[in-house]
RNA sequence: AGAGUUUGAUCCUGGCUCAGGAUGAACGCUAGCGGCAGGCUUAACACAUGCAAGUCGAGGGGUAACAGAGGUAGCUUGCUACUUGCUGACGACCGGCGCACGGGUGCGUAACGCGUAUAGAAUCUGCCUCAUACUGAGGGAUAGCCUUUGGAAACGAAGAUUAAUACCUCAUAGUAUCAUUUAACGGCAUCGUUUAGUGAUUAAAGGUUACGGUAUGAGAUGACUAUGCGUCCUAUUAGUUAGUUGGUAAGGUAACGGCUUACCAAGACUACGAUAGGUAGGGGCCCUGAGAGGGGGAUCCCCCACACUGGUACUGAGACACGGACCAGACUCCUACGGGAGGCAGCAGUGAGGAAUAUUGGGCAAUGGAGGCAACUCUGAUCCAGCCAUGCCGCGUGAAGGAUGACUGCCCUAUGGGUUGUAAACUUCUUUUAUAUAGGAAGAAACAGUUUCUCGUGAGAAACCUUGACGGUACUAUAUGAAUAAGCACCGGCUAACUUCGUGCCAGCAGCCGCGGUAAUACGGAGGGUGCAAGCGUUAUCCGGAAUCAUUGGGUUUAAAGGGUCCGUAGGCGGAUAGAUAAGUCAGAGGUGAAAUCCUGCAGCUCAACUGUAGAAUUGCCUUUGAAACUGUUUAUCUUGAGUUAUUGUGAAGUGGUUAGAAUAUGUAGUGUAGCGGUGAAAUGCUUAGAGAUUACAUGGAAUACCGAUUGCGAAGGCAGAUCACUAACAAUAUACUGACGCUGAUGGACGAAAGCGUGGGGAGCGAACAGGAUUAGAUACCCUGGUAGUCCACGCCGUAAACGAUGGAUACUAGCUGUUCGGACUUCGGUCUGAGUGGCUAAGCGAAAGUGAUAAGUAUCCCACCUGGGGAGUACGUUCGCAAGAAUGAAACUCAAAGGAAUUGACGGGGGCCCGCACAAGCGGUGGAGCAUGUGGUUUAAUUCGAUGAUACGCGAGGAACCUUACCAGGGCUUAAAUGUAGAUUGCAUAGAGUAGAGAUAUUCUUUUCUUCGGACUAUUUACAAGGUGCUGCAUGGUUGUCGUCAGCUCGUGCCGUGAGGUGUCAGGUUAAGUCCUAUAACGAGCGCAACCCCUGUUGUUAGUUGCCAGCGAGUCAUGUCGGGAACUCUAACAAGACUGCCAGUGCAAACUGUGAGGAAGGUGGGGAUGACGUCAAAUCAUCACGGCCCUUACGUCCUGGGCUACACACGUGCUACAAUGGUAGGUACAGAGGGCAGCUACCCCGCGAGGGGAUGCGAAUCUUCAAAACCUAUCUCAGUUCGGAUCGGAGUCUGCAACUCGACUCCGUGAAGUCGGAAUCGCUAGUAAUCGCGGAUCAGAAUGUCGCGGUGAAUACGUUCCCGGGUCUUGUACACACCGCCCGUCACACCAUGGGAGUGGGUUCUACCAGAAGUAGUUAGCCUAACCGUAAGGAGGGCGAUUACCACGGUAGGGUUCAUGACUGGGGUGAAGUCGUAACAAAGGUAACC
Repeated sequence: AGAGUUUGAUCCUGGCUCAGGAUGAACGCUAGCGGCAGGCUUAACACAUGCAAGUCGAGGGGUAACAGAGGUAGCUUGCUACUUGCUGACGACCGGCGCACGGGUGCGUAACGCGUAUAGAAUCUGCCUCAUACUGAGGGAUAGCCUUUGGAAACGAAGAUUAAUACCUCAUAGUAUCAUUUAACGGCAUCGUUUAGUGAUUAAAGGUUACGGUAUGAGAUGACUAUGCGUCCUAUUAGUUAGUUGGUAAGGUAACGGCUUACCAAGACUACGAUAGGUAGGGGCCCUGAGAGGGGGAUCCCCCACACUGGUACUGAGACACGGACCAGACUCCUACGGGAGGCAGCAGUGAGGAAUAUUGGGCAAUGGAGGCAACUCUGAUCCAGCCAUGCCGCGUGAAGGAUGACUGCCCUAUGGGUUGUAAACUUCUUUUAUAUAGGAAGAAACAGUUUCUCGUGAGAAACCUUGACGGUACUAUAUGAAUAAGCACCGGCUAACUUCGUGCCAGCAGCCGCGGUAAUACGGAGGGUGCAAGCGUUAUCCGGAAUCAUUGGGUUUAAAGGGUCCGUAGGCGGAUAGAUAAGUCAGAGGUGAAAUCCUGCAGCUCAACUGUAGAAUUGCCUUUGAAACUGUUUAUCUUGAGUUAUUGUGAAGUGGUUAGAAUAUGUAGUGUAGCGGUGAAAUGCUUAGAGAUUACAUGGAAUACCGAUUGCGAAGGCAGAUCACUAACAAUAUACUGACGCUGAUGGACGAAAGCGUGGGGAGCGAACAGGAUUAGAUACCCUGGUAGUCCACGCCGUAAACGAUGGAUACUAGCUGUUCGGACUUCGGUCUGAGUGGCUAAGCGAAAGUGAUAAGUAUCCCACCUGGGGAGUACGUUCGCAAGAAUGAAACUCAAAGGAAUUGACGGGGGCCCGCACAAGCGGUGGAGCAUGUGGUUUAAUUCGAUGAUACGCGAGGAACCUUACCAGGGCUUAAAUGUAGAUUGCAUAGAGUAGAGAUAUUCUUUUCUUCGGACUAUUUACAAGGUGCUGCAUGGUUGUCGUCAGCUCGUGCCGUGAGGUGUCAGGUUAAGUCCUAUAACGAGCGCAACCCCUGUUGUUAGUUGCCAGCGAGUCAUGUCGGGAACUCUAACAAGACUGCCAGUGCAAACUGUGAGGAAGGUGGGGAUGACGUCAAAUCAUCACGGCCCUUACGUCCUGGGCUACACACGUGCUACAAUGGUAGGUACAGAGGGCAGCUACCCCGCGAGGGGAUGCGAAUCUUCAAAACCUAUCUCAGUUCGGAUCGGAGUCUGCAACUCGACUCCGUGAAGUCGGAAUCGCUAGUAAUCGCGGAUCAGAAUGUCGCGGUGAAUACGUUCCCGGGUCUUGUACACACCGCCCGUCACACCAUGGGAGUGGGUUCUACCAGAAGUAGUUAGCCUAACCGUAAGGAGGGCGAUUACCACGGUAGGGUUCAUGACUGGGGUGAAGUCGUAACAAAGGUAACC
């Protein structure tokens, strides 16, 4: 410090997630030791038991217990009993001090509670320190003890008697207090301090002498009060308050004060957030972070609050009191039922709750506290120990050597390697730790006591002596021996670390992305590896990363986000010059900022954690001194900001009148006749009762053609015939005036399209709703015919729009070019300069990009508004406004990992432009109808084997199923068997022929006993190796193939442009069959394609001349190159030539195009073929072959017989033959090419009507053989189901073949079906082509209408590119990228989840009114009681009890507010697998543009 995740890819925006640190933690697995820390976060829930606050006999009366001593009695002569307060001591009691500290908890509290800084001239303070003064004289009680008595107990009652440092009276007082008078000084307003008088008031205690007491002052400590500042969330809490705010007087308090009361006044708080609601102890500090911040408030320290819940006071220096009191309430316990007792949020401990948190331990040795003169006592404060890996820190589980790189395990390309791995074994060494034995601390200083010294009623110093819970602990030494000690998580990316097996969208994993559907580095196991380590992971929470609330440090055209516009209040900000001031600001100094913590140095535990010590820091607050630039305040001045005035103009600016013409409609009248209207096409509608059309007149409402324009005006909404009146605005120019008067603007106010609402008018046209007609599967739509609200006017509401420039307002600055509107100045009338608007293009800059660019989205300042992932949702609830519709404000639960912006490349479009193609058109011939052939689907079947299925399957694999083929079915057999190969050995009964059983395979019987060139061949047996599968997966693959498409495209290097994906090149203008070429050009080149190179064909030449040829010469035949010969010609087959837009003309820059051009056999790639770029379709094929994986192994292998692949209501594709006269039949006469041939082709002859048969000859073929038909000539048929057509069927045959039944082809005789040119639709073809005619080959025993070739005859048409189909290219839109067979919306149905409403119901909390009123305090007091003082007494003063009044807790009644839970039913929302209905959105127009 970043990373993953939206996309095909990119750049942004933006959320989600991860890596880090932390914790009072918990859970899972695991666990050797020590040190230091920490340990109920939940129920402030309830508590058994023990302990946690006492002490003083040097205050007192005393003597219950113990001890000593004395005495008495009994006697067992040393024991028991009794007795004496005599002594040590001491229960209970009176008295003093303490119990208000220490310890716990965080309920309450949003508060002067806390923090910080001040103030007390408004206060108190026990014990302690210092100072001054005093300590006199009396008195009456009371507890205890004793007697009696009530009660179960707790606890009392009465009588008698007694003491004090308990209580009371008197005396003495001033530097105390109060009142009053006087003076001085001071201050901060009231006033304070000091001085001098006068008057009044209040003290004491004693004690065996050490100590104590009283008064006053000062100090210290502690407490109290007041004030400034700071201190959480909610405005869906906006008003709150009657002792409330202030005053006067009185009371009360330690003290100020409405603290309380009476009276008077009407104030006080609040948008700088009162009041209300929710939550919460606050701080030092802790965690995190670079910091600013954010989160927290355990342990330790400070403060506060509380002590079962609520209230109350008493005592006291101090409390409204944790281990005190009283009352009320709830709960628990005891009880004799009458009545009593209690309060662990002290330390342990128990139950409960909970994911979860310890011992009913030891000691006062140390530190500290209470009391005491002290010894000492008490102290669950504290110091220690115990439990717990809860955290931090440290140590160990060994170290060195050791390669047959051992065995096992795991993996692999497996006779061998790799890895585990120097790891082990083995050798040597060490002993921390554990174990055993022995030694053994520091923490202790004191007090007291004794002695000595100094001063002297006492204090200080030194020496000696005494005291350890922890603990026989830390530590040290010795002994033994590697001996006692390693796990957890992870290994797809983020993120370090990979293989195998199992599983097969199952089981499961997952922090995010995601993994798993038969080859999972992602699940589970294993091996290996990585990380950390006595721990490791998970979960929870907080900060960080997150600049993702942005002060540091973000944004708002399109991503979320500018208010619809203006005015304006508070507020914020604000021009120039000078002076003053010192609030902000800056500097110096002082005080404070507790300690601990953090940081730094040093030091102590062996180190560290931990601890000690010193420093720094504590960014803050307060006081004070100074500075005066800036901001503020104030004084004075200025004119440039702003405004006023004058003049000249401008405009669809506003309001209200008046008025004009065109058009529509309606009415009346005329002319006139059959339709009008409307649409894609129609229909509804109107019309013979006269429409529509046309003419004239009239009526009425609404809107203003042309001008008219990125024109003008207005704040925005908006504003359009003309004219009048009124009103406002803006611009320019000019001087004069005011003198900062300004900008922005929360709350507020005004205006505010359309629609809508109310009242009253108006209503021509248009036109929601509605009706009808169409369209459609439907059509509650689009289209048509009608048509009501409305649209118009007046007044009043509503207050919203994609109210948009999706861009808030103001000011200043920052290059240019070019239009236009309204002004001004100048002008040589061309124009130039200038102000204010309104447009376009562009520089820098900015921006994610698109873009923007002086009218900023640039550079800056000021103010306002708004945003913080998508959905839920602009919804719910609440509130405000509104007549309503609704508007404004405005959430949460839940859910997803995206949603989104801009741009890129594709793909797509019922988008556009250009171009091409038998694509259309123009033609010719077909298919679709018939019969048959063939293939497919379907059906059937034991089986009808399998594959191919839009184009790109269907006369396809198959170029040939009777058996075989054959893979299918039925039945019968075989099980290492078959074939082949290699290597070795052995053999010659193998083979062949015949027979029997059988369907055959097979079984069995008989006969025969290899060949040879002697090398061997062949056969059989045997051994070793390799079985076989047309079983599955073409979505694991290779190879091969189809298609787009013989379309013109597909890319690369370097450069350049862009943040980037990418672009450019390859685009543009021409041209071409072509990305073919040219020109232009940030591109320049190159590659795969195109073209050419290859083959056939068309012309000529050269060479060669057999089997081919025969012109001339000769021979011969009825005739024939038959023969001699010839080498001219044809032909054969090799090599050359030729064609290149080369020449000419025209056009053009060029490329190129055009031409009846020339020449030429051929002319613009001459014709044809082969040749198929990058890629697409998970296209086809595991059944050609090969191959991974899986599956079968007496069978899914293999052999045999028979059957099937040939079935047949039907549907489709491809063909053949026809329907006839351009024909059929009969007879006659011609002309090919390319091929084939020995188990073959066969001349010729004979037989048969014929298929064919029997002879026979030539030829392994330019030699022999196979060889045309249409055509032409003649005759006939004469338009018919025919002399067309030939299916079907009957009969008889031929051939092949073991075998033609299922199931072959052909021949002859007979039979003579459908069919008279084919609906919608659809196919092929552009020249030697279509059409038509026959011939041949492959396969093959036989079996073509198929297929592959060959030649013969031989056309028609193409104006052209509007349309259909396909393709190319450019451009455009896109919410698509699995790419339109895409994406995607809503209702309904089902399941689940959270939520709103809801008759209500049940809790919590709070307010108002009233009732009631315990304890207590204060007041009053007729009753009762009463030691101290007064009085001789009666009695009084004073006190107490009781009563009563006021206040008040609990409680009660009634009615509100608020909040939580729940509720039949109900509303929408979200999420779900492949449900239903439609198709709303996304494409130049999603097929009606979309949206508000």
This is a predicted structure of a 1492-nucleotide RNA (small-subunit ribosomal RNA) from an uncultured bacterium. The sequence is in RNAcentral, with records from ENA and SILVA. It matches the Rfam family "Bacterial small subunit ribosomal RNA".